The prediction has a mean pLDDT of 89. This is a predicted structure of a 249-nucleotide part of an RNA (large-subunit ribosomal RNA, domain VI) from Parcubacteria group bacterium GW2011_GWA2_42_14. It matches the Rfam family "Bacterial large subunit ribosomal RNA". The full RNA is in RNAcentral, with records from ENA and SILVA.

[in-house]
Context: one part of a larger RNA
């Protein structure tokens, strides 16, 4: 900026992408066949590999604002008890998130037109002959089927409702994340659970200081499955989302 009012949902599908694979066992059958050795079409079931897509409930791996253990050094006047520095100091563990080696799915069936091919009928050319007029069957291959984009498809489409007047709607502006380089997008803005604090829960670490006790001390025990605690869940207006202005014929 178009799409000849302006808008708000919702769609149609022209066109274009994606996918298309491959075994192996088991009945059927040790059947057909075959002298035996050997072994089957066709049909039907199972169960894999790669490849792919979506996700974290399970296995795992990460988890530099989560707990905790240990060093050396320097604060916090000294102990206790912290804290700052040493790759995150080093080590063990590890929620949300993100991952695959994990999980769940996914090729499938079908329908048309056809290739090499195998018919039908039939002449030219009294036979013959799939073909010359006709007419069938036939593939993982093509076109639909199956999934994703899609009306800038300039041929710009449908439908549904709303605005005609400072109205419909969108924007700034704010609070954030199921989005994010910026922008977008999406949810909310008090007729509010958006985020942040707070409760309560999961979940992580693993028994905080303080006390009191036991030991000559190191150290144990008891209070204590404590303590503390990023991203998880509900609840809760305490705090920010006020005010308002701007586009629009």
């Nucleotide at each position: 900026c178009g799409c000849a009012a302006g808008a708000u949902a919702c769609u149609u599908g022209a066109g274009g992408g994606a996918a298309g694979u491959c075994g192996u066992c088991c009945u059927u059958u040790g059947u057909a066949c075959g002298a035996g050795a050997g072994g089957a079409u066709c049909a039907g079931g199972a169960u894999g590999a790669a490849c792919g897509a979506a996700c974290c409930u399970c296995u795992g791996g990460u988890c530099u604002a989560u707990c905790g253990g240990c060093u050396g050094u320097c604060a916090c006047g000294c102990c206790c008890g912290u804290g700052g520095c040493a790759c995150u100091g080093c080590c063990g563990a590890g929620u949300a998130g993100c991952u695959a080696u994990g999980u769940u799915c996914g090729g499938a069936a079908g329908g048309g037109a056809u290739a090499a091919c195998c018919g039908c009928u039939g002449a030219a050319a009294g036979c013959a002959u799939c073909u010359a007029a006709g007419c069938g069957g036939g593939a993982a291959g093509c076109c639909c089927c199956u999934c994703c984009c899609a009306a800038g498809a300039u041929u710009a489409g449908g439908u549904a409702u709303c605005u005609c007047g400072a109205u419909a709607g969108a924007u700034c502006c704010g609070u954030g994340a199921g989005a994010g380089a910026u922008u977008a997008u999406c949810a909310c803005g008090u007729u509010a659970a958006u985020a942040g604090g707070c409760u309560u829960c999961a979940g992580g670490u693993g028994u905080a200081a303080g006390u009191g006790g036991a030991g000559c001390a190191a150290u144990c025990c008891a209070u204590u499955c404590a303590g503390c605690c990023g991203a998880g869940a509900a609840g809760u207006a305490c705090u920010a989302a006020u005010a308002g202005a701007u586009c629009a014929u």